The prediction has a mean pLDDT of 78.
This is a predicted structure of a 99-nucleotide RNA (Bacterial small signal recognition particle RNA) from Candidatus Neomicrothrix parvicella RN1.
RNAcentral holds the sequence, with entries from ENA and Rfam.
Its Rfam family is "Bacterial small signal recognition particle RNA". From the family's description: The signal recognition particle (SRP) is a universally conserved ribonucleoprotein involved in the co-translational targeting of proteins to membranes.
[in-house]
RNA sequence: GACCGGGUCCUGUGCGACCGAACCCCGUGAACCGGGUCAGGGCCGGAAGGCAGCAGCCCUCAGCGGAGCGUUCGGAGUGCCGCAGACCGCCUGGUCGUC
Numbered sequence: 001g002a003c004c005g006g007g008u009c010c011u012g013u014g015c016g017a018c019c020g021a022a023c024c025c026c027g028u029g030a031a032c033c034g035g036g037u038c039a040g041g042g043c044c045g046g047a048a049g050g051c052a053g054c055a056g057c058c059c060u061c062a063g064c065g066g067a068g069c070g071u072u073c074g075g076a077g078u079g080c081c082g083c084a085g086a087c088c089g090c091c092u093g094g095u096c097g098u099c
Stems, first nucleotide, its partner, number of pairs: 001096008010085005015079002018075006024068001025066004034059004042051003
């Protein structure tokens, strides 16, 4: 010097951990302004009955708490991870030739 590689840097793509959110599960969850059932009491009725309906109880909206990290999405000072490309800038190995 030539050729062939490897690494780093850059891009794309994929995978896995980390952070966050949502969904799923459990719990809680409304004096009245959700629902159901409505004791008592109230109203209507001659009566039979009916009407509305507080408390209580039950179910639940929003919200709050918990559990798993199962699924999805988003992220970045993520990984001595994979694949492909770009770069010949830096580091490095081999072969050949020359001085």